[in-house]
RNA sequence: CGUCAACUCGAGGGGCGCCCGCAAGGGCUGAGACGGCGCUGCCAGCGCCGAACCCUUUGAACCUGAUCCGGGUCGUGCCGGCGAAGGGACGAGGCCAGCGAUUUCC
Numbered sequence: 001c002g003u004c005a006a007c008u009c010g011a012g013g014g015g016c017g018c019c020c021g022c023a024a025g026g027g028c029u030g031a032g033a034c035g036g037c038g039c040u041g042c043c044a045g046c047g048c049c050g051a052a053c054c055c056u057u058u059g060a061a062c063c064u065g066a067u068c069c070g071g072g073u074c075g076u077g078c079c080g081g082c083g084a085a086g087g088g089a090c091g092a093g094g095c096c097a098g099c100g101a102u103u104u105c106c
Base pairs, nucleotide, nucleotide: 001100002099003098007093008092009091010090011056012055013054014053017028018027019026020025034050035049036048037047038046039045040044062087063086064085068081069080070079071078
């Protein structure tokens, strides 16, 4: 000097489930299951915005497979498999260590 962890700045990607209850509300797992607006309609669904959280190719954040398989639960991607499967969203700064190169000294 180069590479460059953490970290910083900006940008982008993503999910929002299950159960009890008339409702209010409460419970389970998790990083995250939130708030607002609108539409349809009859108490449920869809879309948009915002916040938080997570993830950005070293990519299991998240999606497909999936109305999947096994286990467990009041119930649910709750747990495991599937999974060395197929997709999936960027730049800049940046220093410790390590590594590489160059120079100097002994």